[in-house]
Small-subunit ribosomal RNA from Candidatus Sericytochromatia bacterium S15B-MN24 CBMW_12, 1484 nucleotides, folded computationally. Model confidence (mean pLDDT): 86 of 100.
């Protein structure tokens, strides 16, 4: 410090996720030791038991015990001090509670310290105790005796308190001080030295009160407040104060957030972070609050009191039922809750606290130990050596590799643990005293001995293989893995990381600049209010003076300690602890500075405004006027249609329409002018005239003198639609009706048509209210239009030209931007102010509030769900987008298919099996160039199991031949013959048989694991690269453009220049010529011969054969073109513009085809999914399709005669002449391994005859009979022949195929396969056309461009209803908790007040009595409780509403392309649904 994830790829925006650190943690697996810490985060739930606050006999009197009689010890009770500290908890509390800084001129303070003074003299009670009563108990009551440092008078007293009158200080007296008067104290003990007691002053400590500032969320909480705010007089308190009471006034708080609701103890600090911040507030420390819940006071220096009192309530316990007792949020501990948190330990030795003169007592504070890997820190589980490397395990290409110096082995060491011995510091003092603890530590002993796991290994992220599994089981933080080869699941081996721990979960910060002060944004990604005016607020021109609030500087105080940082030191180190230092951004105070900001004062003119003179304009409001057009009415002319559409129909019209003429009525809108022209804040504004009225611009001087900018709330305006009332209504037109279209058509189209559109008044307040761009000011290149005004030059004048200001457009520099783009009209550079945004969906929805007559508007969530949603640009693909171009693509032609019969293939069906594959083009006469057996893979039956086939081992035997029986054969059971070859004599080679094991075998699966081969787009003209350049980038450029071509063919231009694979050419063949060579080819001349024939001699001229060459290159001429490329025409030529044909198939696409040609990974079968055999099947047959053959006839059929090929094949072969047969064929065999011989008669064609338009002398299916051939065998199931038979068919619907020249069409021939079998296939020649205007349309393709929400790429994407399942939420008659305040009733305890006839020791009084006090009673206040209504939060609720999610459901096709009616926004109506239509708006 970043990374993963949206895309085919890119840049950006933006969310989600990860790597880090932390924890009072928990869970899983594992676990050796020690040190230091930490340990109920939940139920402030309930608590058994024990302990946690007592002490003092030097305050007092009993009593008991001991006694050395001197005394000592214990000690209930009275009394004093302490139980207000220490310890716990965080419920409440949003508050002066806390923090910080101050104030107290408004206060108190026991014990402690200091100073001054005093401590005289009396009195009356009482507990304990004794006696009696009540009670179960707790306890209580009556009578009697008694003491005090308990209680009460009196005396005295000061600098104390009060009153009166003065003085001083001070902003302000309640302060200080003087005089006078009045009032107010005390206690003794022990012993001789102190301790106490009282008054006063001071200090210290602690506390109270007040104030400034700071301290969470919600405005879907906006108004709150009657003791409320203030005053006067009182009460009350230690003290101020409405704290309380009476009276008076009407205030006080609040958008700088009152009130209300929710949440929460606050802080030092802790965690994180670079910091600013964010989150937290365990342990430790400070403060606060609480002590079962609520209320209350008493005592006291201090409490409204955790281990005190009283009352009420709930709960628990005891009870004799009458009544009582209790309060662990002290330490342990129990139950409960919970994911989860310890011992009913030791000790007061240390530190500290209470009491005491002290000894001492008490102390669950504290010091320690125990439990827990809960955390941090430290240590160990051994060290060295040890193989080209054991075993085991894993992998393997079977060679090996890994584990791995790891182990074993050898040599050592002994930390820790263990055992044994010694043994502290902590205890500073005269001595004693150690829980921890026989601990730390030291020494010795033995022995590698007792001590390693956890997670991970697809990317992020360090670490990889095998097996198992097969979208199953499972994993997963995100992206995502798993559907038979999973580095992602599980296991193993190995590896990586950390290590007595390791992972997981949860939470916080970080990364996240993802709430942005530091440090973000708003044209299109989320985001500028529809527009203006303006309140508060924020900000604000120039100069001078003053002030010193902000600001800045210095000093002082504070910011507790601990923590953190730095430096030292102590535990062996560290953690931990101790000491010192610095820092502590804050607050207060003081002194100063005065540039800037602010306050105050004075001035200025440039900002702003005003006056004056002009100007343009659909700016606004009202009244009036005008013409064109539509419709309607009346009348005339006139006759059969009109209207409407893609085509129609509904509709109108013979009752006279449409058309046309004249007249009239009425409403609405204003053609041309008209213009990225004008005006207005926006919405918006368009005939003309008048009236009223707002704003702007220009010019010139003058005036005011900062009067300004923005603007939360607020107010006003605000298209269309819509609403209310009343008018109006021509046209148009939601809804509606009808007609069409359609599968349907609640639409698009048509005919009608109502609200509405118009007017007046009043509402509504929204739009794609858009420049998707808030307002103001300043600055920053230009160029070019246009509107308004002014000036200059020039001119007689007007133009032209130049300049300035204001508005409105286009292009563009710098700059900005993710890009697109913006660019003086900024989206540039800056300042000020406002509004708004923070992932998508849910949702602009729900609830609440508010506005509205309503429709609805404004404000505006959450649960849940997804990992994206999005912007711009790129490359493709696609479009019922555009442009250019090509192709038998269409068109123009010729011939077919589709109808018939047959052949063949396929589907389907059937079957024991009908083996398998191929399935749009690009499967279907395809694999198959040939299924009777074989083939054959299928079925049935019968057999074999190292096997039909290969290699290896062992044994036997030559091999091999003949033959019997069973059997369908395979096979099984036999019989006989035969003894070979080489040899170093051991044996070997070959073959056969047998045995066992390695293995064979598989047309079994996967073509979606593969190789190879192939099809297809397509013989289409494309596909790329290097360097350079442009772009942030994907990419672009080149390859686009202008021409041209069959062609990315060539030329020109150009930020490109070159190159590669394709094109073309080079190759084969055909066409012309030359040359070479002439046998088996040929025969012109010569010769011979034959009925005839190159038959022979001879020849190689010709034909031909097959080698080598030539030839064609737009080379030449003319024209067009850009002086190019090229095209057009021509000459010559056998051939002319690639001469015809072939071979040749770029980068790639289709997971195209093939595991059944072959090869091959993996999986599967192994007496079978292998092998052998016989028979059957692949040949089935209601049917459907493809490809063909033959026809339907006269351009024909038939009979007779006659003519002309090419290319092939031939030895288990082709076979001539000859003979037989009507024929298929047979007999027979010359010749030929073939330019020699044979297959082999080519046919259409030509000549002649017949047939005469018919189911025929067409056509030949089907069937019968008789034959032939092949073959072991033609039944299932071959081909051919003869005779007989003679079906459908008379030119083929919708639709569809081929072909552009030696082509189509017609005609035959040959070959492969093959025993036999072709209408198929592959070749060959013969005869030999028609047509192409042209590129609008269909199909396919190429290039450019455009749109895109597609990228699996339109067979794409995608919307809504409905149905089903699940989930969360809203509404809902209600029901039920909780909480809050108010009203009323009742009213405990208690303080206060009143009363006090009852009671009473202290004082007065001789007494009676008095004073004073108490009980009791009454009253105010008031907790709990009760009654009634209400607010709010929540839970639940039949039913209901929408929403989300889900692999394949239903209906349609709304959107994305012109998405097939452009889309979208607002509004209204309508419709199963997407949606449609109307009105206005936007271009996205």
């Nucleotide at each position: 410090a970043g990374a993963g994830u949206u895309u085919g790829a890119u840049c950006c925006u933006g969310g989600c996720u990860c790597a880090g650190g932390a924890c009072g943690a928990a869970c899983g697996c594992u676990g050796g030791c020690g040190g230091c810490g930490u340990g109920c985060u939940u139920a402030a739930c309930a608590c058994a038991u024990g302990c946690a606050a007592g002490u003092c006999g030097a305050a007092c009197g009993a009593g008991a015990c001991c006694u050395u009689c001197g005394g000592g010890u214990c000690g209930a009770g009275u009394g004093g001090c302490g139980g207000a500290c220490g310890g716990g908890u965080g419920a409440g509390u949003a508050a002066c509670a806390c923090g910080u800084a101050g104030g107290u001129a408004a206060u108190c303070u026991g014990c402690c310290u200091c100073u001054c003074a005093a401590u005289g003299g009396g009195g009356g009670a009482u507990a304990c105790c004794c006696g009696g009563g009540c009670g179960a108990a707790a306890g209580u009551u009556c009578g009697g005796u008694u003491a005090a440092u308990a209680c009460c008078g009196c005396a005295u007293a000061c600098g104390c308190u009060c009153c009166a009158c003065g003085g001083c200080u001070g902003u302000g007296a309640u302060g200080c001080u003087g005089u006078g008067g009045a009032g107010g104290a005390a206690a003794g003990a022990u012993u001789u030295a102190u301790c106490g007691u009282u008054g006063a002053g001071a200090g210290a400590u602690g506390a109270g009160c007040c104030u400034g500032c700071g301290u969470c969320c919600g405005a879907u909480u906006a108004g709150c407040u009657a003791g409320u705010u203030g005053g006067u007089a009182g009460u009350g308190u230690a003290a101020u104060g409405g704290a309380c009471u009476a009276c008076c006034a009407a205030g006080g708080c609040g958008a700088c957030g009152a009130u209300c609701g929710g949440u929460a103890g606050c802080u030092g600090g802790u965690c994180u972070g670079a910091g600013a911040g964010g989150a937290c507030g365990a342990u430790c420390a400070g403060c606060c609050a609480c002590a079962c819940u609520g209320g209350a006071a008493c005592u006291g220096a201090g409490a409204c009191a955790c281990g005190g009192u009283c009352c009420a309530g709930a709960c628990u316990c005891c009870u004799a039922c009458g009544g009582g007792a209790g309060g662990c949020a002290g330490c342990a501990g129990u139950g409960g809750g919970g994911a989860a948190u310890u011992u009913u330990c030791c000790g007061c030795a240390a530190u500290g606290g209470g009491c005491g003169a002290a000894a001492g007592c008490c102390u669950g504070a504290c010091g320690g130990a125990g439990c827990a890997a809960c955390g941090c820190c430290g240590c160990g589980u051994g060290a060295a050596u040890g193989a080209a490397g054991a075993a085991g395990u894993c992998c393997u290409u079977c060679g090996g590799g890994a584990u791995g110096u790891a182990a074993a082995g050898u040599u050592c060491u002994u930390u820790c643990a263990g055992c044994a011995g010694g043994g502290a510091c902590g205890a500073g003092u005269c001595g004693a005293a150690g829980a921890c603890g026989g601990u730390a530590c030291c020494u010795g002993c033995a022995g590698a001995a007792g001590a390693a796991g956890c997670a991970u290994c697809g990317g992020c992220u360090a670490a990889c293989u095998a097996c198992g599994u097969g979208c199953c089981a499972g994993c997963a933080g995100c992206c995502g893995c798993g559907g038979u080869a999973a580095u992602a699941c599980g296991u193993a081996g190995g590896a990586u990381g950390c290590g007595a721990g390791c992972g997981u979960u949860g939470u916080c910060c970080g990364g996240a600049a993802u709430u942005a002060u530091u440090g973000g944004g708003c044209g299109u990604a989320a985001a500028g209010c529809g527009u203006a005016c303006g309140u508060a607020g924020g900000c604000g021109g120039u100069u001078c003076g003053u002030u010193a609030a902000g600001u800045c500087a210095g000093g002082g105080g504070u910011u507790a300690a601990a923590g953190a940082c730095c430096g030292a030191g102590g535990c062996u180190c560290a953690a931990c602890c101790u000491c010192g230092g610095g820092a502590g951004u804050g607050c207060c105070u003081u002194u100063g500075a005065u540039a800037c900001u602010g306050g105050c004062g004075a001035a200025c003119u440039u900002g702003a405004g005003g006056a004056c003179g002009g100007c343009a304009g659909a700016g606004g409001a009202a009244a009036g006027u005008g013409g064109a057009a539509u419709u309607c009415c009346c009348a005339g002319u006139g006759u059969a249609g009109c209207g409407g559409u893609g085509a129609a129909a509904u509709g109108c019209g013979u009752a006279g329409a449409u058309a046309u003429u004249g007249g009239g009525a009425g409403g609405a809108a204003c053609a041309c002018c008209a213009g990225u022209g004008g005006c207005g804040a926006a919405a918006g504004c368009g005939a003309c005239u008048u009236u009223c009225u707002g704003g702007g611009c220009c010019g010139u001087u003058c005036c005011u003198g900062a009067c300004g900018c923005u603007g939360a709330g607020g107010u006003a305006c605000g298209a269309a639609a819509g609403c209310g009332u009343g008018g109006g209504g021509a046209g148009c037109a939601a809804a509606c009706a009808g007609g069409a279209u359609u599968a349907g058509a609640u639409a698009c189209c048509c005919u009608g048509g109502u609200a509405g559109u118009c007017c007046a008044c009043g509402c509504c307040g929204u739009a794609a209210a858009c420049g998707a761009u808030g307002g103001a000011u300043a600055c920053u290149a230009g160029g070019u239009g246009u509107a308004g005004a002014g000036g200059g030059u020039a001119u007689c004048g007007a133009c032209c030209c130049c300049c300035u200001c204001u508005g409105u457009g286009c292009c563009g520099u710098a700059g900005c931007u993710a890009a697109c783009g913006c660019g003086u009209u900024a989206a540039g550079u800056a300042u000020c102010c406002c509004g708004c945004c923070u992932g998508g969906g849910g949702a602009g929805u729900a609830c609440g509030g508010u506005c509205g007559c309503a429709a609805g508007g404004c404000u505006g969530a959450a649960a849940c769900u997804c990992a994206a949603a999005g912007g711009a640009a790129u490359u493709g693909a696609c479009g019922g987008g555009g442009g250019c171009c090509c192709g038998c693509a269409c068109a123009a032609g010729c011939g077919g298919u589709g109808g018939a019969g047959c052949a063949u293939g396929u589907g389907g069906u059937u079957u024991a099996a009908u083996u398998c594959g191929a399935u749009g083009c690009a499967a279907c006469g395809c694999g198959a160039a040939g299924a009777a057996c074989c083939u054959u893979a299928c079925c049935a039956a019968g057999g074999c199991u190292u096997g039909a086939c290969a290699u290896g081992u062992c044994g036997u035997g030559a091999a091999c031949c003949c033959u019997g029986c069973g059997g369908a054969a395979a096979c099984g059971c036999g019989g006989g013959g035969g003894u070979g070859c080489c040899u170093u004599c051991g044996g070997g080679a070959g073959c056969a048989c047998g045995a066992a094991c390695a293995c064979a075998g598989g047309u079994g699966g996967u073509g979606c694991a593969u190789g190879g081969c192939u099809g297809u787009c397509g013989u289409c003209a494309g596909c790329u690269c290097g360097u350079g350049u442009c772009g942030u980038g994907a990419g672009a450029u080149g390859u686009u453009g202008g021409g041209u071509u069959a062609a990315g063919u060539c030329c020109c231009g150009c930020a490109a220049c070159g190159a590669g694979c394709g094109c073309a050419a080079c190759c084969c063949u055909c066409g012309u010529c030359g040359u070479u060579a002439g046998u088996u080819g040929c025969c012109a001349a010569c010769a011979g011969g034959u009925u005839a024939u190159g038959c022979u001699g001879g020849g190689c001229a010709c034909c031909c054969u097959a080698g080598c060459g030539a030839g064609a290159c737009u080379g030449c001429c003319g024209g067009u073109g850009a002086c190019a490329a090229a095209c057009c025409g021509g000459a010559g030529g056998a051939a002319g513009g690639u001469g015809g044909g072939g071979a040749u198939g770029a980068c790639g696409u289709c997971a195209a085809g093939u595991c059944a040609u072959c090869a091959u990974g993996c999986c599967c079968c192994u007496u079978a999914u292998g092998c052998c055999u016989u028979g059957g099947g692949c040949u089935a047959c209601a049917c459907a399709c493809g490809u063909g053959c033959u026809a339907c006839a006269a351009u024909g059929g038939u009979c007779g005669g006659g003519a002309c090929a090419g290319a092939g094949g031939g030895c288990u072969g082709c076979a001539a002449u000859a003979c037989c047969g009507c024929g298929a064929g047979g007999u027979g065999g010359a010749g030929c391994g073939a330019a020699u011989c044979c297959c082999a008669g080519a046919a259409a064609c030509c000549c002649g005859g017949c047939c005469u338009c018919a189911g025929u002398u067409c056509a030949g299916a089907u069937u019968g009979c008789a034959g032939g051939c092949u073959g072991c065998a033609a039944c299932u199931c071959g081909c051919c022949u003869g005779c007989a038979u003679g079906a459908a068919g008379u030119a083929g619907g919708a639709a569809u195929c081929g072909c552009u020249a030696g082509u189509a069409a017609c005609c035959g021939c040959a070959g492969a396969u093959c025993a036999g079998c072709a209408c198929g296939c592959u070749g060959c020649g013969g005869u030999g056309a028609a047509u192409a205007c042209g590129u609008u349309c269909c199909c396919g393709g190429g290039c450019c461009u455009u749109g895109u929400a597609c990228a699996c790429a339109c067979c794409g994407c995608c919307c809504g209803u409905c149905a089903c399942a699940c989930c969360a939420c809203g509404a809902a008659a209600g029901u039920c908790u909780g909480u809050c305040a108010c009203g009323c009733c009742c009213g405990a305890a208690g303080c206060c007040g009143g009363u006090g006839c009852g009671c009473u020791a202290a004082c007065c009084g001789c007494a009676a009595g008095g004073a004073a006090g108490c009980a009791g009673c009454c009253g105010u206040c008031u907790a709990a409780g009760g009654c009634a209504g209400g607010g709010c939060c929540g839970a639940u609720g039949a039913u209901u509403g929408g929403g989300g999610u889900g692999a394949a459901g239903u209906c349609g096709u709304a959107a994305c392309a012109a998405g097939g009616u452009a889309g979208c926004c607002g509004u209204a109506c309508c419709g199963g649904a997407a949606g449609g239509u109307g009105c206005g708006g936007c271009u996205g």